[in-house]
RNA sequence: AAUAUAAGUCAGCUUAAUUCAGCUCAACCGGUAGGCAACUAGCUACUGUGUGAGGCUGGAGCGGAGGAACCACUUUAUGGGGCGCAUCUCUUGAUUGCUAUCAAGAGAGGGACAUCUCUCAGUCCUAGCCCGUCAGCUAACUCCGUAGGCAUUGAGAGGAGACUGA
Numbered sequence: 001a002a003u004a005u006a007a008g009u010c011a012g013c014u015u016a017a018u019u020c021a022g023c024u025c026a027a028c029c030g031g032u033a034g035g036c037a038a039c040u041a042g043c044u045a046c047u048g049u050g051u052g053a054g055g056c057u058g059g060a061g062c063g064g065a066g067g068a069a070c071c072a073c074u075u076u077a078u079g080g081g082g083c084g085c086a087u088c089u090c091u092u093g094a095u096u097g098c099u100a101u102c103a104a105g106a107g108a109g110g111g112a113c114a115u116c117u118c119u120c121a122g123u124c125c126u127a128g129c130c131c132g133u134c135a136g137c138u139a140a141c142u143c144c145g146u147a148g149g150c151a152u153u154g155a156g157a158g159g160a161g162a163c164u165g166a
Stems, first nucleotide, its partner, number of pairs: 007164004012150003018060007025052001027051002029048006061146006071136001077133001079134001080131004087108009109126005116158006
């Protein structure tokens, strides 16, 4: 001097819910002019291929619904259906003519846990909302959403990235 081995540090989570462009615009930064003013700052107006939260519009990506043939179902108040992990069974109690509803437990099933995948253990969740008498699947086609809420669990095996690098 070169290489980059050992080793170390970093990377946010849930969710489809990310990203790009144009317009507009709060605020900030710079410049010019003016009044006040000893100077600066502060005030007003204009200006900029400046930065830019938010708002509107459109595109891409991701997610969902409707919708032929063929196939399936013919089960239509016991209404039916959709999003979502968020369902099912049993026990007890209350309401109740019955169906059924609510509450509290237990079990089974489903889901999440910090870069990615798998295994083990552990912890936690198992809600909420919508359509409105109506929808099976479904090519073309049509429509809709792209919110919100949070702050980390350890071990083993394997793989990829950035930085430093004896």
Molecule: c-di-AMP riboswitch aptamer (ydaO/yuaA leader)
Organism: uncultured Synechococcales cyanobacterium